RNA sequence: CACUCGAAAAGGCAAACCCAUGCGAAAGCUGGGGGCGCAAAGCCACGGAUCUAACUCUAGGCGAUAUGAUGGCCGGGCUGCCGAA
Numbered sequence: 001c002a003c004u005c006g007a008a009a010a011g012g013c014a015a016a017c018c019c020a021u022g023c024g025a026a027a028g029c030u031g032g033g034g035g036c037g038c039a040a041a042g043c044c045a046c047g048g049a050u051c052u053a054a055c056u057c058u059a060g061g062c063g064a065u066a067u068g069a070u071g072g073c074c075g076g077g078c079u080g081c082c083g084a085a
Stems, first nucleotide, its partner, number of pairs: 005083002012038002017033004022029002036072001042078003046075003049070003056064002
């Protein structure tokens, strides 16, 4: 110095919930508050999984369906702070 690993320290992010005459059909997202937790809870929808169903299909019904969403569901890829055992 690098890899693995994750003690300590410095920091970081931010669940539920609340607010916004917020955006969106919804799931959900954005901003502020908040802090459950997280060693990548930083970034990327490539694969799987899950959520929603506007459009479409269906007898105009039940329902099905992603081009929408979830990276804090998993896998994978890229990058990063610190340095004990």

Notes
Model confidence (mean pLDDT): 88 of 100. The RNA shown here (c-di-GMP-I riboswitch aptamer) has 85 nucleotides and comes from a Bacillota bacterium. The organism belongs to Bacillota, within Bacteria.